Molecule: transfer RNA
Organism: Candidatus Cloacimonadota bacterium
């Protein structure tokens, strides 16, 4: 220098145009003499900016970052 993949909650991770699943952690409630365990509840402007669309995490463009391949 060329090419490709990936970026979603504190961490892992699903999603393939129509209100963003799940697990761990954390906070709160119930239970308990106190705890633990159990159980219920809560927590996402989807890397940034722009475009397409009635509607974008999802499609397109340009950036940023990480990783890999070629040279």
């Nucleotide at each position: 220098g060329g090419c490709g993949a990936c970026a979603u909650a504190g961490c892992c991770a699903a999603g393939u145009g129509g209100u963003a699943a799940g697990g761990c952690c954390a906070g709160g409630g119930u239970c308990u003499g106190c705890a633990a365990a159990a159980u219920c509840c809560u927590c996402a402007u989807c890397c940034u900016c722009g475009g397409u669309u009635c509607a974008a995490a999802u499609c397109c463009g340009a950036g940023u970052g990480u990783c890999g391949c070629c040279u």